[in-house]
Context: one part of a larger RNA
RNA sequence: CUGGGCGUAAAGCGUGUGUAGGCGGCCGGUCAAGUACUUUGUGAAAGCCCCGGGCUUAACCUGGAACUGCUUGGUAUACUGAUUGGCUUGAGUCGGAUAGGGGUGCCUGGAACAAUAGGUGGAGCGGUGAAAUGCGUAGAUAUCUAUUGGAACGCCUGAGGCGAAAGCGGGGCGCUGGGUCCGCACUGACGCUGAGACGCGAAAGCGUAGGUAGCGAACGGGAUUAGAUACCCCGGUAGUCUACGCCGUAAACGAUGCGUACUAGACUUCUGUAGCUCUGACGCUGCGGGAGUCGAAAGAAAACCGAUAAGUACGCCGCCUGGGGAGUACGCCGCAAGGCUAAAACUC
Numbered sequence: 001c002u003g004g005g006c007g008u009a010a011a012g013c014g015u016g017u018g019u020a021g022g023c024g025g026c027c028g029g030u031c032a033a034g035u036a037c038u039u040u041g042u043g044a045a046a047g048c049c050c051c052g053g054g055c056u057u058a059a060c061c062u063g064g065a066a067c068u069g070c071u072u073g074g075u076a077u078a079c080u081g082a083u084u085g086g087c088u089u090g091a092g093u094c095g096g097a098u099a100g101g102g103g104u105g106c107c108u109g110g111a112a113c114a115a116u117a118g119g120u121g122g123a124g125c126g127g128u129g130a131a132a133u134g135c136g137u138a139g140a141u142a143u144c145u146a147u148u149g150g151a152a153c154g155c156c157u158g159a160g161g162c163g164a165a166a167g168c169g170g171g172g173c174g175c176u177g178g179g180u181c182c183g184c185a186c187u188g189a190c191g192c193u194g195a196g197a198c199g200c201g202a203a204a205g206c207g208u209a210g211g212u213a214g215c216g217a218a219c220g221g222g223a224u225u226a227g228a229u230a231c232c233c234c235g236g237u238a239g240u241c242u243a244c245g246c247c248g249u250a251a252a253c254g255a256u257g258c259g260u261a262c263u264a265g266a267c268u269u270c271u272g273u274a275g276c277u278c279u280g281a282c283g284c285u286g287c288g289g290g291a292g293u294c295g296a297a298a299g300a301a302a303a304c305c306g307a308u309a310a311g312u313a314c315g316c317c318g319c320c321u322g323g324g325g326a327g328u329a330c331g332c333c334g335c336a337a338g339g340c341u342a343a344a345a346c347u348c
Stems, first nucleotide, its partner, number of pairs: 004320003008302001012317001014200004021193003025087007033080002035076004041070002049064002052061001054060001090190001091187003094183005102176007109153001113149008124135002161168002205246006214240002219235004257316006265294012299304001322348003331340003
């Protein structure tokens, strides 16, 4: 390279936006670059292959074909391409409606907890398997009142919702992103994917400035134990919180890239919409968009998957190719921690 693959065996980038490129709907006209046929020249000779000839054969010799390529002119126009005209179903816009912990800033609430001050009270509290360290007559624990503080938002809560992912949950307001449905008014292929690139990216960690109630790596102490650098207990710094700037990782998981089309159904749920039952809580029927469970065919090594495919196909990207060396050296990025890309010798 050809090929075969990527949920669990090696293999889907953590996730988006998007450049180049690749791929691309329906109906016509033109061109003829690709394509097909034909034609011109060329494709050295020898060799290979085929027919034949002669030396007893062979080696050897003659002829032909081939040389799959490039090239000249012509013809064809289905498909691809180029160009031009048109279309509306793909895509988008507009109008109306709608659900939502989507994002962000400001304001604000109650429960709990802690501290401080005061009242009551008077000997224990706390903690464990049992204890002890610890706290307490300088009045603790308990209880009441007040004040202050930081962090997180119980019930509602759901197999539920939203978001590209990370993720998002008290209440109100401002600003703001996306989705879906209905109308079918408008544009007229404006599309899909996406190497590079750029943005976002849990937790931990880093820098500067703040903040610190609770929890709590490290650390100290008490236990346990043969030991106990642990599990249990008493304390407790960084951190956890805020702002700004870094880091850029994860079992970043559905271990399943994105888009489109097609291929039995049943049930549950969220959210639109149309119709029916005189109205009505509600119910029924239909048409969409999500989230789930089971299941036909098919697929699969199996378990399983099964219109939210791991089925049947197409387009584009990423990735894999025995184990170790090694996710290492070198290079690039980072303040550092480290990250990204990523070999080889050697060896089994």
Molecule: small-subunit ribosomal RNA, central domain
Organism: Planctomycetaceae bacterium